[in-house]
């Protein structure tokens, strides 16, 4: 000192969270020792038991007794201290600084202490009562009580004068202790005063003893303290009164400080003592361990009556997360009494319990590598735990045993130690008795394996977990602290997140609608002089208790702790002395602020009255006829009873075209035809007057305040919420249309709000400029004089821009710059501008204004993308222009679905579906059924065994296989190789995961893009470069330009093809050439010309030449990346999984099923055709397990046959078919079409049943050109025609890939559809529009408002009853009895406050996948939003005014 968290990323605003310290703590795990502290924070709940205040015989009387002595009573002193607690108390408290009076003991001083007397307790004798206790009679003493005397002195009084005391005891004595009166002092207490001391204004008015006076009473003393009378005062926005909470301080904790929080322990003060009240005694109490009364509770009781008060020390119980022993001693310190010895003392000193805190010590030290074993990990090599252990050599703190042994004692001598045989010292044995807790994703130091699989769980925040989790759980390792470690709670800090130090308000939260009024309180205030000294400053004195704190020393072995000295104690403190700059006060003056006066000009400033034209509507009349109106298109509506249109007349209301403008005026709202009247304000010039008269300004008061709305009365043309109808639509309570009510208008009154906005409070001052406009003034020029023009200046208004400011956008002399004064407002989002309360209003509603609960964000500006039913430009068989198809039929094939024992698996919009498969009868084959095998069908290795496999024969079997027999290898003769068997390592898996991967591939897309280095701009994300203009197929190029260069892409380089040349040429061609084949180099580059383009460029258009012309045609070639795209079944591979099976072998079946749906094809539907016959023209391939000629047989498929050929030679293959020529068919389900089916054959192959192909004959289905929709193609292309090949025994090929033959049509063009590129704009999107997101309804949970009421609580008011007691009065011989005032408590009543609860009800918040719509974000598909009003399931819609966000 900061860090994490909003975003794709950025900066800012802003909250939440963390790291630190602390505690009377509690809880979890763990626990060796000692010292010093500390320990009911909750129930001021209730308490058993014991103790906690007595003492004095030197005041007195008595009783008992063996000497001491003890007990009872009177009397004295004490019990008002000490100890506890914090309920009450917001001031009768406390703190600080002052003031005047009173008082026991004590200290000092002065004086005195003479005389007399009446009683009474204990005791004795009775009585009553259960007890507590009460009572009668009798006797007695005092330092008990009473009276008289005296009066140093005191009190009262001007004085004379009056009044007021006393006690003795001890001692042989000296004397001592007392007593009385008075004065002074000390100390403590009572009283008064100034200042300080919590929250709420949703508490704004309070008060009758109240405020003051007079008199009296009362008190130790002042005083309404009390009473009577008189007056009507007193307090309050500087917060009275009321409510809530709370003991105050020294100090303690945190903090750099300012300051915030706390009030345990220790010290001071206060208050209280079961609850409430009261007095008595006394110096002192209204009394914790006293009294009386009332109340609640507990206990005893013989039921008549009594007793009690732990918030003393222990302890119990209850409550609670939680807080100790019914200990020892008066040895020390202190207290009471006493002359003293002494007694008492749960004050105190000690001990006990508790890691509750702080401090200190220990749990061993040195050496020790084979880097042991074990654990964990592993790339299997090793690494790590780790010098750690073991082992060797030492030490003994602590603990244990034994021995010695203090101080604390005050003492010169004697007595006295609870703690304590403690601290401490010495000796002994022995590593012996002693380590855990939390953490390891980031913040935050520390990482791997296994298990789990959005489960279990973690979490302070962000977040982790859905099969490879460093985040869960376990383990190992590591990190941090350590007798503790974590968690929870609370406080401060960080938080500049309430900001005095030290924040803000244009858009993030935040400027009141205006700031108009003679304006009030308050705050602030121009220039000069004088005086004062309140503020201010300086000096001195006092005080600020001690403890605490800081510091210097000292004492416990050290430290904590303790002691002593010094300092500090920061003060709105008190007293006093001074200063006079500033503020203030008083006085005097000034004119620069402010105001007034004179002159002048501008203006939709306001109010009232009068008046004008255009337009509109209606009524009446004329002309005139079938439509009109309206829309995207329509319809409702109006119209033959004559509309619309047009002309004329009349009536009516509202608003004022052009001028007109970033123009003008006004405080704001707002203000517009013209004229008149009344009237406000601002501005300029003059510098004549006043002389600081000024600025700001709340919650109080007055005023104004758009639109909508309300009341009363008018008015009503147009427009037009609501309403009605018509459309649109899935619906349409809307958008559109036709009507149309309130309203809009006027008068008077109310309301008081708007995006009432410049989202920017008012005033004053200072700080570069430039350009306009409006209203004045001045100067110059000019003029006869003006206008014009130029310059200066004041006031206002608008734009640009420097410095500066700002998070940025932007603001920028009209500040959001720099200063000053005053006011208002803000403090995360939601809940909510809501509830309750109060005030205002006729109502609608307005103003003021919370909390519970909930989230970790909400938000501002800017950036890059993506998107838009936003814009601009461009491209593409994208559309258009054309040609031919698909979709309808039959068949083939693939897919889905269904079926099945199985119909193996994968591929699913484009980018799956004649795809993997370029060839499923067995095999393939992965699927199913059945039968078998288990080191295995296959690989490597180890150990052991073995005449032993392969092959042949026979038997069984569906086969695999099993059984039996036979043959039987090399050799160095070693069971060596090979083979087989057994056992073990292992093999094997087309099992899962393409969302763990490699590799490969599809697609956008052969689209023109994608980036980098350096520099520059920006706080930054980023930008620039890559933009702009022209151009291109192209980020292709040229020019400009804060960019300059470069890379991957484009192009080119490569292959084929079109042209000629050169060389070579067999197997080509009949030759001899070079049709042809091979090889090589060439040729095309906008090179040339004209025009356009920018004068020049890139380039474009046209032309010439040329085989070819503007990339000549085609291919290969696929940037950064996107789709968690496809593939674990091509292959490889991590992990998981099976192991007599999910492996392997075999036979048979299946992959070929069939109601149906889709894709891709073939053949057709015919005459541009079909059939028959004749007769031309290719290219490119393939061939030895092959291609197969001639010839012969067969209608044919084919068969026989065997020549030739490893190929420019032979074969396929005479290589072709559309085409061409001729003939027939004559528009029909046909001489079209060929499906289907029957019969007979052929070929391949162990084998054609499921399930092959071909041939011949026969059969002859649907189909007559195909709905919505949709596909391909721009030239040797489409269309049509055939040929070959791969795979392959054969083949389901109508597929795929190649090859040639015949050979078109059309393109105006870019409006529209689709896709893509660049740029701009908006955005609430970033998983990026298949996005985001609003409201009702339904469900669950949570807190909360209202509510008929119900139940409590506190305080007061009125009334009644009224104990004890003080006082007053009456009374009794006396004890006493009675009355009255006041009063605790109780009861009754009424009104308010507050808390809880309440059927029902209102909205709100939260919750993976509910319903209805789609309101908002893009022009969000009707721009959005604000106020207001009406309406509607809901978001919302519409009217009116306003804002631009």
């Nucleotide at each position: 000192a900061g860090a994490g968290u909003u975003u794709g990323a950025u900066c800012c605003u802003g909250g939440c969270u963390c790291a630190g310290g602390a505690u009377g703590a509690a809880c979890g795990c763990u626990g060796g020792c000692g010292g010093c502290g500390u320990g009911c924070c909750u129930a001021a709940g209730a308490c058993a038991u014991g103790c906690a205040a007595g003492u004095c015989g030197a005041g007195u009387g008595g009783g008992u007794u063996u000497a001491g002595a003890c007990c009872c009573a009177c009397g004295g002193c004490g019990a008002a201290c000490g100890g506890g607690u914090g309920a009450g108390u917001a001031a009768u408290a406390c703190c600080u600084a002052g003031g005047a009076a009173c008082u026991u003991u004590c200290u000092u001083u002065a004086a005195g202490u003479g005389g007399a007397g009446c009683a009474u307790a204990a005791c004795c004798a009775g009585u009553c009562g259960a007890a507590a206790g009460a009572u009668u009679g009798g006797a007695u003493a005092a330092u008990a009580c009473u009276c008289c005397a005296u009066g140093u002195u005191g009190u009262a009084g001007c004085a004379a004068u009056a009044c007021a005391a006393a006690a003795g005891u001890c001692g042989c004595a000296a004397g001592a202790c007392g007593c009385u009166u008075a004065a002074a002092g000390u100390g403590a207490g009572g009283c008064c005063u100034g200042g300080g001391c919590a929250c709420c204004a949703u508490c704004a008015g309070c008060u009758a003893g109240u405020u003051g006076g007079u008199a009296a009473g009362g008190u130790a003393a002042u005083g309404g303290c009390u009473u009577a009378c008189c007056a009507a005062g007193g307090c309050u926005a500087u917060g009275a009164c009321g409510g809530u909470u709370a003991g105050g301080g020294g100090u303690c904790c945190c903090g750099a400080g300012a300051g915030g929080g706390a009030u345990a322990a220790c010290c001071c003060c206060c208050a209280c003592a079961c609850u409430g009240g009261g007095a008595c005694u006394g110096c002192g109490a209204c009394a914790c361990g006293g009294c009386c009364c009332a109340g609640a509770c507990u206990c005893c009781u013989a039921c008549g009556g009594g007793a009690g008060g732990c918030a003393g020390c222990a302890g119990u119980u209850u409550g609670g997360a939680a807080u100790u022993u019914u200990g020892g001693a008066c040895a020390a310190u202190g207290g009471a009494c006493g002359a003293a010895a002494g007694u008492c003392u749960g004050a105190u000193c000690c001990a006990g319990c508790g890691a509750c805190g702080c401090c200190g010590c220990g749990u061993g030290g040195a050496c020790g590598a084979u880097g042991a074993a074990g654990g964990c990990c592993u790339u299997c090599g090793g690494g790590u735990u780790g010098u750690a252990a073991a082992g060797u050599c030492c030490u003994u703190u602590u603990g244990c045993u034994c021995g010695g042994g203090a101080a604390c004692a005050a003492u010169a001598u004697u007595u006295u130690g609870a703690g304590c045989g403690u601290a401490c010292c010495g000796a002994g044995a022995g590593a012996a008795u002693a380590a855990g807790a939390g953490g390891u994703u980031g913040c935050u130091a520390a990482c791997u394996c296994u298990g789990u699989g959005c489960c279990a769980g973690c979490a302070g925040c962000a977040g982790c977990g859905g099969u490879a989790a460093u985040a869960c759980a376990g383990a190992g390792a590591c990190c941090u602290c350590a007798a503790g470690c974590g968690u929870u709670a609370u406080c401060c800090g960080g938080a500049a997140u309430c900001a005095u130090u030290g924040g803000g308000c244009g858009u993030a939260a935040a400027g009141c609608g205006u700031a108009c009024c003679g304006a009030u309180a308050g705050g602030u205030g121009g220039u000069u002089u004088u005086a004062c000294a309140a503020g201010u400053c300086a000096g001195a004195a006092g005080u600020g208790a001690a403890a605490u704190c800081u510091u210097a020393a000292g004492g416990c072995u050290u430290a904590a702790c303790c002691u002593u000295g010094a300092g500090a104690c920061u003060g709105u403190c008190u007293u006093u002395u001074g200063a006079a700059a500033c503020u203030g006060u008083a006085a005097a003056a000034c004119u620069a602020g402010a105001g007034g006066g004179g002159c002048a000009a501008a203006g939709a400033g306001g109010a009232a009255g009068c008046u004008g034209g255009a337009a509109c509507a209606a009524a009446c009349g004329g002309u005139g006829u079938a439509g009109u109106a309206g829309u995207g298109a329509a319809a409702u509506g109006c119209g033959u009873u004559g509309a619309u249109a047009u002309c004329g007349u009349u009536u009516g209301g509202a608003a004022c075209a052009c001028c007109a403008a970033u123009a003008g005026c006004g405080u704001a709202g707002g203000c517009a035809g013209g004229c008149u009247u009344c009237u406000g304000g601002g501005u300029g010039c003059c510098a004549c007057c006043u002389g600081a008269c000024a600025c700001u300004g709340c919650u109080a008061g007055g005023a104004c305040g758009a639109a909508a709305g309300c009341g009363u009365g008018g008015g009503g043309a147009g427009c037009g919420a609501u309403a009605a109808g018509g459309a649109u639509u899935a619906g349409a309570u809307a958008c559109c249309c036709u009507u149309g009510u309130a309203g809009u208008c006027c008068a008077c009154g109310c309301u008081g709000u708007a995006a009432a906005c410049g989202a920017u409070g008012a005033u004053g001052a200072u700080u570069a400029g430039g350009u306009g406009c409006u209203a004045g003034a001045g100067a110059g020029u000019a003029u006869c004089g003006a206008c014009c023009c130029u310059c200066u200046u004041u006031a206002g208004u608008a734009c640009c821009a420097u410095a500066g400011c700002u998070a940025a956008c932007g603001c920028g002399u009209u500040a959001a710059a720099u200063c000053a004064u005053c006011c208002g407002c803000c403090u995360g989002g939601g809940g909510a501008g809501u509830a309750c309360g109060g005030c205002c209003g006729c109502a609608a509603g307005g103003c003021u204004a919370a909390a519970a609960c909930u989230c970790a964000a909400a938000g501002g500006a800017a950036u890059u993308g993506a998107c838009g039913g936003g814009g601009a430009c461009c491209u593409g068989c994208a559309c258009a222009a054309g040609c031919g198809g698909u979709g309808g039929a039959g068949c083939a094939u693939g897919u889905g679905g269904u079926u099945u024992a199985a119909u193996u698996c994968g591929a699913c919009g484009g980018u799956a579906a004649g795809c993997g498969a370029g060839g499923a009868a067995c095999c393939u084959u992965a699927c199913c059924a059945a039968g078998g095998c288990u080191u295995g069908a296959c690989a490597u290795g180890u150990a052991g065994c073995u005449g032993c496999a392969u092959c042949c024969c026979a038997a069984a079997g569906a086969a695999a296989u099993u059984u039996g027999g036979g043959c039987g290898c090399c050799u160095u003769c070693g069971a060596g190789g090979g083979u087989g068997c057994u056992a073990c390592a292992c093999a094997g898996g087309u099992g899962c995961u393409g969302c763990a991967c490699g590799g490969u591939u599809g697609u956008c897309g052969u689209c023109a893009g994608c980036u980098c280095g350096u520099g520059c701009c920006g706080u930054g994300a980023g930008g620039u470069g890559u933009u702009c203009a022209c151009u291109u197929a192209a980020g292709u190029g040229u020019g400009a330009a804060a960019a300059c260069g470069a890379g991957c892409g484009c192009a080119a380089c490569c292959c084929c093809u079109a042209c000629g040349g050169u060389g070579a040429g067999u197997u080509a061609c009949a030759a001899g050439u070079g049709u042809c084949u091979c090889a090589c180099a060439g040729a095309a580059c906008u090179g040339c010309c004209c025009g356009c383009g920018u004068u020049u460029a890139a380039g474009c258009g046209g032309g010439a030449g040329g085989a070819a012309g503007g990339u000549g045609g085609g291919g290969a070639u696929g940037a950064c990346g996107u789709c968690a795209a496809a593939u674990c079944a091509g292959c490889g591979u991590g992990g998981c999984u099976c192991u007599u099976a999910c492996g392997c072998c075999u036979u048979g079946g299946g992959c070929g099923a069939c109601a149906c749906a889709c894709g891709u094809g073939c053949u057709a539907c015919a005459a541009u055709g079909g059939g028959c016959a004749g007769a031309a023209c290719a290219a490119a391939g393939g061939g030895a397990c092959g291609c197969c000629a001639a010839a012969c047989c067969g209608c044919a498929a084919g068969g026989u046959g065997g020549a030739g050929c490893a190929a420019a030679u032979c074969c396929u293959a005479u290589c072709a078919a559309u085409a061409c020529u001729g003939c027939c068919c004559c528009c029909a389900g046909u001489u079209c079409g060929g499906a289907u089916c029957g019969a007979g054959g052929g070929c391949u192959g162990c084998a054609a049943c499921u399930c092959g192909c071909c041939c011949u004959c026969g059969u002859g289905a649907a189909g007559c050109c195909g709905g919505a929709a949709u596909c391909g193609c721009u030239a040797g292309u489409a269309a049509c025609c055939g040929u070959a090949u791969a795979u392959c025994a054969g083949c389901c090929u109508c597929g795929a890939u190649a090859c040639g033959g015949u050979g078109a049509a059309u393109a105006c063009g870019u409006u529209c559809u689709c896709a893509g590129g660049u740029u701009u704009u908006g955005u609430a999107c970033a998983c990026a529009c298949c996005g985001c997101c609003c409201g009702u309804c339904a469900a669950g949970c949570c807190a909360u408002g209202g509510a008929a009421g119900u139940g409590g609580g506190a305080a007061g008011c009125g009334g009644a009853u009224g104990a004890a007691g003080c006082g007053u009065c009456c009374u009794u011989u006396a004890g006493u009895g009675g009355a009255c005032u006041c009063c605790a408590a109780u009861c009754c009543g009424a009104a308010g406050c507050u808390c809880a609860u309440g059927a029902c009800u209102g909205g709100g918040g939260c919750u993976a996948a509910g319903u209805c719509g789609u309101a908002a974000c893009a022009a969000g598909g009707c721009a959005u939003c604000g106020g207001u009003a009406g309406c509607g399931g809901a978001a919302g819609c519409u009217g009116u005014c306003g804002a631009u966000g």
This is a predicted structure of a 1445-nucleotide RNA (small-subunit ribosomal RNA) from a Patescibacteria group bacterium. The coordinates come from a structure-prediction model, not an experiment, and the mean pLDDT is 82. The source organism's lineage runs through Bacteria and Bacteria candidate phyla. The RNAcentral record of the sequence draws on SILVA. Rfam family: Bacterial small subunit ribosomal RNA.